[in-house]
RNA sequence: GCCCCGGUAGCUCAGCUGGUAGAGCGCCACACUGGUAAUGUGGAGGUCACGGGUUCGAAACCCGUCCGGGGCU
Numbered sequence: 001g002c003c004c005c006g007g008u009a010g011c012u013c014a015g016c017u018g019g020u021a022g023a024g025c026g027c028c029a030c031a032c033u034g035g036u037a038a039u040g041u042g043g044a045g046g047u048c049a050c051g052g053g054u055u056c057g058a059a060a061c062c063c064g065u066c067c068g069g070g071g072c073u
Stems, first nucleotide, its partner, number of pairs: 001072007010025004019056001027043005049065005
């Protein structure tokens, strides 16, 4: 330098063919308990890496950039 994969909640990751952003764990509150843990119920938490484009509508499609991993030379 070129090619491939990835970047979504604090962490690990889903998100099908463009149509309201989700799960598990964690966190907070409550219930339960003599008290914890476990369990149950509820809740908070997101510029979907960044900039632009297409579109009525973009996490997704197109272009560029950055970061991480792998491969080739």